RNA sequence: UGAGCCGGCCGGGCGGCCGCGUACCGGCACGACCGGUCCGAGGAACGUCCGGACUCCAUAGGGCAGGGUGCUGGGUAACACCCAGUCGGGGCGACCCGCAGGACAGUGCCACAGAAAGGAAACCGCCGAUGGCCAAGGCCUGGGCCGGUCGACCGGUGCAGGCCGCCGCACAGGCAAGGGUGCAACGGUGCGGUAAGAGCGCACCAGCGCCCGGGGUGACCCGGGCGGCUCGGUAAACCCCACCCGGAGCAAGGCCAGACAGGGGGAGGGCGGCCCGCCCGACCAAGACCCCCGGGUAGGCCGCUGGAGCCGGCGGGCAACCGCCGGCCGAGAGGGAUGGCCGCCCCCCGGCCGCCGGCAACGGCGGACGGGGACAGAAUCCGGCGUACAGGCCGGCUCACCAC
Numbered sequence: 001u002g003a004g005c006c007g008g009c010c011g012g013g014c015g016g017c018c019g020c021g022u023a024c025c026g027g028c029a030c031g032a033c034c035g036g037u038c039c040g041a042g043g044a045a046c047g048u049c050c051g052g053a054c055u056c057c058a059u060a061g062g063g064c065a066g067g068g069u070g071c072u073g074g075g076u077a078a079c080a081c082c083c084a085g086u087c088g089g090g091g092c093g094a095c096c097c098g099c100a101g102g103a104c105a106g107u108g109c110c111a112c113a114g115a116a117a118g119g120a121a122a123c124c125g126c127c128g129a130u131g132g133c134c135a136a137g138g139c140c141u142g143g144g145c146c147g148g149u150c151g152a153c154c155g156g157u158g159c160a161g162g163c164c165g166c167c168g169c170a171c172a173g174g175c176a177a178g179g180g181u182g183c184a185a186c187g188g189u190g191c192g193g194u195a196a197g198a199g200c201g202c203a204c205c206a207g208c209g210c211c212c213g214g215g216g217u218g219a220c221c222c223g224g225g226c227g228g229c230u231c232g233g234u235a236a237a238c239c240c241c242a243c244c245c246g247g248a249g250c251a252a253g254g255c256c257a258g259a260c261a262g263g264g265g266g267a268g269g270g271c272g273g274c275c276c277g278c279c280c281g282a283c284c285a286a287g288a289c290c291c292c293c294g295g296g297u298a299g300g301c302c303g304c305u306g307g308a309g310c311c312g313g314c315g316g317g318c319a320a321c322c323g324c325c326g327g328c329c330g331a332g333a334g335g336g337a338u339g340g341c342c343g344c345c346c347c348c349c350g351g352c353c354g355c356c357g358g359c360a361a362c363g364g365c366g367g368a369c370g371g372g373g374a375c376a377g378a379a380u381c382c383g384g385c386g387u388a389c390a391g392g393c394c395g396g397c398u399c400a401c402c403a404c
Stems, first nucleotide, its partner, number of pairs: 001400010012345007020040002023037005028031001042375001046386002049384005054249004066245005071085005086100001087098004101240002106238002108234003123179002125175003130172002132169002137164006144157005187205006206230001208227008253302004263293004272284002309328008346373005352367006
């Protein structure tokens, strides 16, 4: 100088004018009025994904079903979060990523390609030892013919039968080394061995299982020995194992309480009914008006913001985090407030002008002009995760090149 990695932080400032909301104070023409004072969005207030507090239902001790979590140790109120590690993967490196228990408990699945995807297989290929076929040739037996001879016998020649069989074929069969397919093919390299081969044997290596020693709280790591030679993958497939989980949610829930309608009681009144030919009496009994009670609605109030709080210091811990001391109060709406305009400054972008460096491309400094300053906004509260974001600041580290 260039290219990167990690962590932390900010996310416009000041002033003037106008405006909005709660609370408090004051005023009067008591009105959702007027004046004043204090305070008034975020790092994500967002998505509402996970975990809690709180409230009601319920009484929850155990089991089944269902759901969730899943390497180890720690942190925490709790977590699917955080910290520190282990293992695996990626990067030259700083560093990053991982839903990371179990595949000899059982079941299922493994597309296409391929011979074969799990107790199996052979397309090309290699062999063809063994059996088979073909067959040069050899041997044995029998009788025929010719010759040496009249004959026995000997030699030659061809015929019939039997036995063996070089070379060859690749039919049965053997093999899994090589080729080829695939994400994945039943260890790798070498030597021996064989008809050809193969953990078939051996040496070394890798992996698995068992045992022993050492280190670590642990996941796990290091070293040694033995064994069979090797056992495929998949559990964000069923499943198994361990641990956790009751449901609904601030429109939770509680209090006060109109008008109208309806319910209960009292008082009042007796229409009407019963009886009946009529009257009296007894019995049953509908209302109006008045009073009381209780439930719900409109409406009002509480829940409601002081809390697993924030800041600073000290201490413990590698850290997450925890403890002690001191200080601070920072929105609480429901008609849903937190905004707008102007000026100066700041930051970014664009072309232009001037100066400087350079051959140039270009770079640096200064100036005026124009444009822009994001993502997004509380609604019971808190801890996380995830996602969005103009522009900028600080710290630590890595690699490459150059100079000393």
Bacterial RNase P class A from an Acidimicrobiia bacterium, 404 nucleotides, folded computationally. Rfam family: Bacterial RNase P class A. The family's RNA type in Rfam is ribozyme. Gene Ontology terms of the family: tRNA processing, dimeric ribonuclease P complex and ribonuclease P activity. The model forms 90% of the base pairs in the Rfam consensus. It is recorded under the gene name rnpB.